[in-house]
Parts: sequence; C1' cells; structure tokens
RNA sequence: GUUCGUCUUCAGGGGCAGGGUGCAAUUCCCGACCGGUGGUGAUAGUCCACGACCUGCUUUACUUUUAGGAGUGAGGUGGCUGAAUUGGUGAAAUUCCAAUACCGACAGUACAGUCUGGAUAAAGAAGAUAGGG
Repeated sequence: GUUCGUCUUCAGGGGCAGGGUGCAAUUCCCGACCGGUGGUGAUAGUCCACGACCUGCUUUACUUUUAGGAGUGAGGUGGCUGAAUUGGUGAAAUUCCAAUACCGACAGUACAGUCUGGAUAAAGAAGAUAGGG
C1' cells in the first nucleotide's frame, strides 16, 4: 500500500399548487409536482446491473399441537420486478441541449407514484481500526 474482518456515521424519506364534478375524491377529470444505488468513452426515473415491494423452497431457534401439523423470528437460495424516441453539439452522450412522449409494488379509502399504513431496513457511500492474509 492492498485485501478480508470488525466498528461508526450516512443512505433514512422527494412530490397534486390552482381548478372541475360529486353527499363524499390530494384517489375520477383539467392541470401541477417527484425520481434509491453502482456502472457505462460525457452528467441516465426509461441503457446494463443491484436494492426496495410481493413470493416459492430450505436451514435453524422459539411457541403451539396427542400426533400429523401450524405460527413467529433469524439465515441461505430461487422467482417476480415499470417506462424513450427524434433532432443538435461533440473525439466520445438512448446520460448533455431542444422538442415531444412514457413509467411508478402491496393494504386502506370514491379508483392513489404524491394521503395514511406495514416501516424496521437494503443496495451502496464515507470514515475508523491495535486483528488475519
């Protein structure tokens, strides 16, 4: 110096203004607003990959059951997982500029990316380190 391990912090909460209908809608209609992490010859919600949500199998601990079995927590390993084009500049951009589009889990509720809830965290980033290689 590098890598592994351990620890700490961060990531951790962005967004319906104004108007219409209605008994009732931040949920419908007009319109407004928001964009997790790493990568990529150059900056990405829409390219590649990962995480989150939902879910199968399995290991283990505990609880419960006469038993078969059931439930809860933690770990491992799978599945699922939305959406962009055109023009311009340039050595290089589906990432910049211009234009026009599109997408956003589950539960609740008048139908929700934006309200309320499960909610805790994760991918990952920064730093510390006296331990191992």